[in-house]
RNA sequence: GAAGGCUUUGCGGGAGAGAGAGUUUGUUAACACGAACUCCGCCGAAGGCGCAACGUGCUCGUAACCGCUCAGGCAAACGGACCACAAAGCUGAC
Numbered sequence: 001g002a003a004g005g006c007u008u009u010g011c012g013g014g015a016g017a018g019a020g021a022g023u024u025u026g027u028u029a030a031c032a033c034g035a036a037c038u039c040c041g042c043c044g045a046a047g048g049c050g051c052a053a054c055g056u057g058c059u060c061g062u063a064a065c066c067g068c069u070c071a072g073g074c075a076a077a078c079g080g081a082c083c084a085c086a087a088a089g090c091u092g093a094c
Base pairs, nucleotide, nucleotide: 001094004091005090006089007088008087009086010085012083013082018040020039021038022037023036024035025034026033041074042073043072047070048068049067050066054061055060
């Protein structure tokens, strides 16, 4: 000097599942809408939990977009694992 890797930030993309029912409440002339709670039905890609191979010898370590759904979510919005691009920092095969 430098491929690559990691972290953070910015920006873009980003799935699934009832715009469910009831009660209460806020606003409204009313309709409608929002919020909270309860019930039933669902989703998995925030988070969380669990397991294989392998390592190992001990009730151990260790994964996932696999499973479980505690949490979260089921019109839009927000969120969203992950991915692309850019910048900064760290590391760095060669």
This is a predicted structure of a 94-nucleotide RNA (Glycine riboswitch aptamer) from uncultured Arenicella sp. Its Rfam family is "Glycine riboswitch aptamer". A reference for the family is Babina et al. (2017), "In Vivo Behavior of the Tandem Glycine Riboswitch in Bacillus subtilis", MBio.